Predicted 3D model of an 84-nucleotide RNA (Glycine riboswitch aptamer) from Actinoplanes sandaracinus.
[in-house]
């Protein structure tokens, strides 16, 4: 110095499910990809136990035309670390 890893920002991509009923209050149905909870089942951490995690699960929150949001991801720029 470059790469890997972590991280901030910018640009692009980015799923699912009601343009439901009701004047309204409210009601019924549904989704899983912010966040949050759980380990009963599934998968992973070489195997069992224990423990942990998840794209699994619950649906509290959120969401169910478009817009917005959006896990995750590609590239770019900057920073960190010091693994090889």
């Nucleotide at each position: 110095a470059a790469c890997a890893c972590c991280u901030a920002c910018g640009u692009g991509g980015g799923a699912g499910a009601g343009a439901c009923c009701u004047c309204a209050c409210g009601g019924c149905g549904c989704c899983g990809a912010a966040g949050g909870g759980g380990c009963a089942a599934u998968u992973c951490c070489u195997c069992c136990c224990c423990g942990g995690a998840a794209c699994c699960u619950c649906u509290c929150a959120g969401g169910c035309a478009a817009a917005a949001g959006g896990a995750c991801u590609a590239c770019g720029u900057g920073g960190g670390c010091a693994g090889g």